Record summary
Transfer RNA from a Nanobdellota archaeon, 74 nucleotides, folded computationally. The prediction has a mean pLDDT of 81.

[in-house]
RNA sequence: GCAUCCAUAGCUCAGUCUGGUAGAGCACCUGCCUUGUAAGCAGGGGGCCGCGGGUUCAAAUCCCUCUGGGUGCA
Repeated sequence: GCAUCCAUAGCUCAGUCUGGUAGAGCACCUGCCUUGUAAGCAGGGGGCCGCGGGUUCAAAUCCCUCUGGGUGCA
């Protein structure tokens, strides 16, 4: 330099192919339970999806550029 994959909650990830209200587990907070802690049970908060642009009535999702990371080739 070329090709390809990845970037979504504090962490690990799903959702993208097939555009239509952003989700799960763990963690965190509150309550119950307990002499107390843990476990368990119930409830709750937290991200508008790496940056910018385009297409569309509508974009995490499709297209383009850029940034960061992985892999392969040279």
It matches the Rfam family "tRNA". The family's RNA type in Rfam is transfer RNA.